The prediction has a mean pLDDT of 79. A computed fold for a 90-nucleotide RNA from uncultured Novosphingobium sp., annotated as Glycine riboswitch aptamer.

[in-house]
RNA sequence: GCGCGGGAGAGCCCCUGCGAUUCGCGGAUGCGGAUCAAAGGGCGCCGAAGGAGCAACCGCCCCGGAAUCUCUCAGGCAAACGGACCGCGC
Numbered sequence: 001g002c003g004c005g006g007g008a009g010a011g012c013c014c015c016u017g018c019g020a021u022u023c024g025c026g027g028a029u030g031c032g033g034a035u036c037a038a039a040g041g042g043c044g045c046c047g048a049a050g051g052a053g054c055a056a057c058c059g060c061c062c063c064g065g066a067a068u069c070u071c072u073c074a075g076g077c078a079a080a081c082g083g084a085c086c087g088c089g090c
Stems, first nucleotide, its partner, number of pairs: 001090006011043001013042004019036007044077003050073001051071003057065002
C1' cells in the first nucleotide's frame, strides 16, 4: 500500500425556496391546501479524515520525532457513505 472484519461523538433543528406530485375551488394559463424538495441562509452542537497549537515523553547534543490533550480552518451531526485507530491476510 491492497483486501477482509471491527470502529465513537454531535439536529433526520429553523427560515427562504427552484422544482415535482397531489387535493379543493373556478369559465380561465388563476387561487388556496398537503407532501416531497435543488440551492441559499440562520442558530445549536461534535472530534476520530485532513490541518493547526501546546509539549509530557523519545532521542548523547544539534537536527528531529511526538498524544486519544487543545482549537474547530476544513469536515461532520437518522441510516448509508466516510471514519482516527485496532485485528487478520497478502
Lineage of the source: Bacteria > Pseudomonadati > Alphaproteobacteria > Sphingomonadaceae > Novosphingobium.